[in-house]
This is a predicted structure of a 73-nucleotide RNA (transfer RNA) from a bacterium. It matches the Rfam family "tRNA". RNAcentral holds the sequence, with entries from ENA.

RNA sequence: GCGUCCGUAGUUUAAUGGUAAAACCCCACUCUUUUAAAGUGCGAGACUAUCAGUUCGAAUCUGAUCGGGCGCA
Numbered sequence: 001g002c003g004u005c006c007g008u009a010g011u012u013u014a015a016u017g018g019u020a021a022a023a024c025c026c027c028a029c030u031c032u033u034u035u036a037a038a039g040u041g042c043g044a045g046a047c048u049a050u051c052a053g054u055u056c057g058a059a060u061c062u063g064a065u066c067g068g069g070c071g072c073a
């Protein structure tokens, strides 16, 4: 340089164009002498890498850019 795949919460993964969900972690409470474990909570936490386009509507489709993995040279 060319091709290909990927980018969603602190972490690991969901979501077939229609309110972004779960587990772990964190917080509060229950239990316990305390901690841990266990249990409860429409408790917190991501406008989905960035910018545009298509669409009534985009995490999802298209393009560019940025970052990463793999292959070829």
Stems, first nucleotide, its partner, number of pairs: 001072007010024004018056001026043001027041004049065005